Context: one part of a larger RNA
RNA sequence: CUGGGCGUAAAGGGUGCGCAGGCGGUCUUUUAAGUUUAAGGUGAAAGCGUGGGGCUCAACCCCAUAAAGCCUUAAAUACUGGGAGACUAGAGUACUGGAGAGGGAAGUGGAAUUCCAUGUGUAGCGGUAAAAUGCGUAGAUAUAUGGAGGAACACCAGUGGCGAAGGCGACUUACUGGACUGUAACUGACGUUGAGGCACGAAAGUGUGGGGAGCAAACAGGAUUAGAUACCCUGGUAGUCCACACCGUAAACGAUGGAUACUAGGUGUAGGAUGUGUUAAACAUUCUGUGCCGUCGCAAACGCAGUAAGUAUCCCACCUGGGGAGUACGGCCGCAAGGUUGAAACUC
Numbered sequence: 001c002u003g004g005g006c007g008u009a010a011a012g013g014g015u016g017c018g019c020a021g022g023c024g025g026u027c028u029u030u031u032a033a034g035u036u037u038a039a040g041g042u043g044a045a046a047g048c049g050u051g052g053g054g055c056u057c058a059a060c061c062c063c064a065u066a067a068a069g070c071c072u073u074a075a076a077u078a079c080u081g082g083g084a085g086a087c088u089a090g091a092g093u094a095c096u097g098g099a100g101a102g103g104g105a106a107g108u109g110g111a112a113u114u115c116c117a118u119g120u121g122u123a124g125c126g127g128u129a130a131a132a133u134g135c136g137u138a139g140a141u142a143u144a145u146g147g148a149g150g151a152a153c154a155c156c157a158g159u160g161g162c163g164a165a166g167g168c169g170a171c172u173u174a175c176u177g178g179a180c181u182g183u184a185a186c187u188g189a190c191g192u193u194g195a196g197g198c199a200c201g202a203a204a205g206u207g208u209g210g211g212g213a214g215c216a217a218a219c220a221g222g223a224u225u226a227g228a229u230a231c232c233c234u235g236g237u238a239g240u241c242c243a244c245a246c247c248g249u250a251a252a253c254g255a256u257g258g259a260u261a262c263u264a265g266g267u268g269u270a271g272g273a274u275g276u277g278u279u280a281a282a283c284a285u286u287c288u289g290u291g292c293c294g295u296c297g298c299a300a301a302c303g304c305a306g307u308a309a310g311u312a313u314c315c316c317a318c319c320u321g322g323g324g325a326g327u328a329c330g331g332c333c334g335c336a337a338g339g340u341u342g343a344a345a346c347u348c
Stems, first nucleotide, its partner, number of pairs: 003320003007302002012316001014200004021193003025087007033080002035076008049065006090190001091187003094183002097180001102176002105173004109153001114148007124135002161168002205246006214240002219235004257315006265293012297304002321348003330341004
C1' cells in the first nucleotide's frame, strides 16, 4: 500500500460552524474530458508470462508469441464530467400557533444553616461503636423576638422537557437562539460530509479585584491501631460564589461519528395536526421527540433490533500484539500546572 475492522476484544475526534477537497435529485439538449471500440506508432536486448524445441532430465540454452503503459487518428455516447435550458419530491424562505430548567441581563421572594443583639432559663451541650479533643457558670445547649450576611432553590419532578456537546430547575420583567406542527405562497439542487481553521467546552487549577453563610483539599488536635502521614470525631485555610482574563482536559459514555434511503408488529410517554364523537371522555389517522418489548437480519457471545449494532451509498476521525509509554526528544500552545503532536532501544 492493499485488506480487515472500530458498543464491551486495539480503534468514533468532547461538541458544533465551516474554507479547500470528496460525493451528490428529475428531464431535455450539446460537448466528447473520463469511459469503450478499431487502426497505426512506440514499448532496445536480456529477464518475466504463455506455447513449442535442444542438451538422457533439470538448472541452462534456443525459437515464437503475448503484454500493460504512453502517443496519434477514426468512431460510439449508456454512465460520470463540462456547457445551455427546464422542473419540484432534497434544501431553504414566508406565513400559521402551541410547547420548553435553551442562552445572557436586571430585579424580587420564602424555608434552612451560621453569626450578632435582647428576653426566658440552668448545668450541661456536642460527638461516637464507645470515647476524647471542643463549647459552657465570663451563663452555653434549648426557647422567643429582632437584625446581618452568603449560598442553594424542598414539594411540583416524570427512563418528563430544552440544548451541538459541556450542560440547564424558586419567581417576575424586557432582550435573544433553536426545534416542532400546519399551509404549500416564494426560491429552484442553493445539498451532504468536512483534512486544516475558527468557536464553544464539567470539575479541578491559574492571574487580578471583590465576597465568604454552609461545606471543605492542606493543616492542627482527639480517637482507633503493632503503626494509622487513613477510614471516625472536633476545628479549619485555599477553594467552592461574583466580575474579567487564562487553562482545554474527564468513564467529555449510548464506552455506539455525521448524512440519506429502505426493512414485521406491540405498548407507554411528551409536543402538535386532521377526522369521528352527545363536542365530553374516548376512538381512528398522521408528524416530531423520548422509553420498553419483539420478528427478520446481524453478532464471538452479551445483546442490537425504524432512536440498528439490520440492508445499502457518501464523507471524515481512528486501530493494526503486550510492556517500555501517552514516556523521551523536538515543535506548537500555556503565567504556571500542564496540554497537544508523539517515537526508539530493550523485553515477553